[in-house]
This is a predicted complex of two RNAs, RNase P RNA and transfer RNA, with 444 nucleotides together. It holds a member of the Rfam family "Bacterial RNase P class A". It is annotated as a ribozyme.

RNA sequence: GGAGAGGGCGAGGCAACCGCCGGCGGCUUCGGGGCAACCUGUUUGUCGCGGGAGGAAAGUCCGAGCUUCACAGGGCAGGGUGCUGGCUAACGGCCAGUCGAGGUAACUCGCAGGACAGUGCAACAGAAAGCAAACCUCCGUCGGGCGACCGUCGUUCGACGGGAAGGGUGAAACGGUGCGGUAAGAGCGCACCGCCUCUCGGGUGACCGAGAGGGCAAGGCAAACCCCACCCGAAGCAAGACCAAACAGGGGUCGUGCGGCCCGCACGAUGACUCCGGGUUGGUUGCUCGAGCCCCCCAGCAAUGGUGGGCCUAGAGGAAUGGUUGCUACCGGUAACGGAACAGAACUCGGCUUAACGCCCUCUCCGGCG
RNA sequence: GGGUCCGUAGCUCAGUUGGAUAGAGCGCCGGGCUUCGAACCCGUAGGUCGGGCGUUCGAGUCGCCCCGGACUCA
Repeated sequence: GGAGAGGGCGAGGCAACCGCCGGCGGCUUCGGGGCAACCUGUUUGUCGCGGGAGGAAAGUCCGAGCUUCACAGGGCAGGGUGCUGGCUAACGGCCAGUCGAGGUAACUCGCAGGACAGUGCAACAGAAAGCAAACCUCCGUCGGGCGACCGUCGUUCGACGGGAAGGGUGAAACGGUGCGGUAAGAGCGCACCGCCUCUCGGGUGACCGAGAGGGCAAGGCAAACCCCACCCGAAGCAAGACCAAACAGGGGUCGUGCGGCCCGCACGAUGACUCCGGGUUGGUUGCUCGAGCCCCCCAGCAAUGGUGGGCCUAGAGGAAUGGUUGCUACCGGUAACGGAACAGAACUCGGCUUAACGCCCUCUCCGGCG
Repeated sequence: GGGUCCGUAGCUCAGUUGGAUAGAGCGCCGGGCUUCGAACCCGUAGGUCGGGCGUUCGAGUCGCCCCGGACUCA
C1' cells in the first nucleotide's frame, strides 16, 4: 500500500422568534353537586414550567405481558424444537463449548438425535443399487478349427465350473492403501487407516486420548414418511370495558358453549343458535411506571445475575415536532458555497431477519521498502 | 395495525422429492383448402417456473430469507 474478518459509537449540537400536540400548576367562562367552605366535568379563554419518532420505528418471522372465549377436566389427532452445558418471564433467541462443512487464515455457517423399530426412494446409464449380481477381461476342465513346430506353443469358437482383483456405467457398486498368498482371485493372511465390542485416563457433559480383542462386517437419503425426547388452547387493542343515541322485523333449527374429533361438564322453548333485512358508523376508556433506562462495585470466560445510587424519556386519534435566522461539529473546496445514507411511533416488551451513511478499535493474508 | 392466499410461454391455467421430455387452450408465424377471406386441417418457434441461498446425485416441487400482487378483519 492492497484485499478481507470481527466488534463499538453516532445518526448533528446550541440559541432566539413564530406555529403544533400532550403533561403539571394557577386564574377564569359555563354546567353539575353542596347551607357554606369547596369538589368536579367529554366546557371556554389565558399565564407559567417541563416533554415530544428509530436503530431499525420496517418485515410480521418467533416468544411473552395484557384482554376475551361462563367453570373445571381427560384423551386422540395436529403443530414446534432437536449435539452438550448455562442464561432468560419465555423463545425457533443469546453465551460458552464439542463435532462437521467452507475459507490460505482471521473467521463464518449448520432442521447437528435415530438408518440393527418399520415402510419407502435412487430417473437414465449399468450385469447389478441390499445382501445380490456378471457386459468385457482373468483362471481351470472338456471338445473342435487354424497356424507354427516336432509335442509343444500361439490364436479362435462352444459347454461347464471358479471368482469379483482389473476395466466400463454411474452421484454412489459389499470397506481403503500396500505386501504376501492363490490355478486365477477374494480380509484369504498381515501392517496401517476405517468399523464394532470392552477397559482405562481427562471432562459436569457433548466428546477427546490410549490400549486390548474381534467378525473383517451392519451403503446413502429422515430440509423422505417415521421412531425417540421435550414443549404447545384459540383469537387478538380493529382484543375488551362503559356511556349516549336510533331502529323493524321476518324465517329456520333443537341444540349451544372460539383450532379439529371423542368423552365429560355447564346452560337451554319466557331460551339459545343460525339465515335474510333494518338502525348506529357518536363519545370515553384500554393508552403508558415498564420482566424500564443510566452509573459504580461484586460474581462469572461470557451471556447474565446481585447490592447500592440516580432518572422519568411521545401517547396522536384521519393522525401532532414544522418554518426562519445566527453560531458551530463532519465531508469536499483557496473561498464563495455545496453535501450528508436507510428511513417515521399507533398496547408494551425480549429476539430474529432485511435496508443503509460516517467514524473508531482489534485481527488475518498478500506485496514493497527500511 | 392484524389474518389468508397467489406469482409457470404473449394471455388464461394445469403440473408440485410422487425423479431428469415442463405441458394444454387461445394467440403469433408458416403451409394447406378457397377466386379471396373467415371457419377448418397440419406444423414450427416461443420458458432465468417472481429473486437469492441451502438440502439432495438431482428442486417448478422440500427448508430459510427477500420482492411484488389479491382478498379479508369494525